[in-house]
Context: one part of a larger RNA
RNA sequence: CGGAAGAAGUUUGAGGAGGACUGACCUUAGUACGAGAGGACCGGGUUGGACGAAUCACUGGUUUACCGGUUGUAGCGCCAGCUGCACCGCCGGGUAUCCACAUUCGGUCAGGAUAAGCGCUGAAAGCAUCUAAGCGCGAAGCCGUCUCCGAGAUGAGACUUCACAGGGCCGUAAGAGACGAUUACGUAGAUAGGCGGGAGAUGUAAAGACAGAGAUGUCAAAGUCGACCCGUACUAAUAGCC
Numbered sequence: 001c002g003g004a005a006g007a008a009g010u011u012u013g014a015g016g017a018g019g020a021c022u023g024a025c026c027u028u029a030g031u032a033c034g035a036g037a038g039g040a041c042c043g044g045g046u047u048g049g050a051c052g053a054a055u056c057a058c059u060g061g062u063u064u065a066c067c068g069g070u071u072g073u074a075g076c077g078c079c080a081g082c083u084g085c086a087c088c089g090c091c092g093g094g095u096a097u098c099c100a101c102a103u104u105c106g107g108u109c110a111g112g113a114u115a116a117g118c119g120c121u122g123a124a125a126g127c128a129u130c131u132a133a134g135c136g137c138g139a140a141g142c143c144g145u146c147u148c149c150g151a152g153a154u155g156a157g158a159c160u161u162c163a164c165a166g167g168g169c170c171g172u173a174a175g176a177g178a179c180g181a182u183u184a185c186g187u188a189g190a191u192a193g194g195c196g197g198g199a200g201a202u203g204u205a206a207a208g209a210c211a212g213a214g215a216u217g218u219c220a221a222a223g224u225c226g227a228c229c230c231g232u233a234c235u236a237a238u239a240g241c242c
Stems, first nucleotide, its partner, number of pairs: 001152001006162006015149004021049007033038001051106005059100003066093005071086006111143002117137004167242003170186005191236003194232005200225003208219004
């Protein structure tokens, strides 16, 4: 830009892309077969490998603005207490998130047309012959079944709703993200921050009191705390413009 008024939402599926894997064991059955040795087809069940998708309840990683311990050095006048730098200084843990080593699920079962092959009927050729007319069976393969995209499918489809409306700018953001875009919200408001509560992490703060000669212990599950959950208009999403 088109889809012969505009808009929001839901779709059909022409067409396209992807996927398609496989082992072992048990049973049928020590059966059929075979002198024996050995040892099935068909069918039923169990459990794996690799691969793929999703998810973070579990397990385990990550977690550089979370908590603690600790070394050297420097600073805050000194002590105490803190802070900077040293790979996050080093070390011990660790929420959210993201992840796999974790968990769950997947390859199924039909159907159709066939290959080699096996057949039925059957002449040419009074017989015979799966083939010449005709008909059937038959593969992990083909078309489908499964997943995804998909009406610029210009052949531009369909349905529902709205009625003058619909969209954007701008702002607060994240289930989104390189930027656009997408999604949520914009006071008739929980969108983000703050605050309150909870979960969770760390592991018992400083100061003081008490006990002890002191180290230290107790008061004290303390103190501190990113992202998580619930709540709460305190702050910012005003007003408005195209």

About this RNA: Large-subunit ribosomal RNA, domain VI from an uncultured Bacteroidales bacterium, 242 nucleotides, folded computationally. The prediction has a mean pLDDT of 86. Rfam family: Bacterial large subunit ribosomal RNA.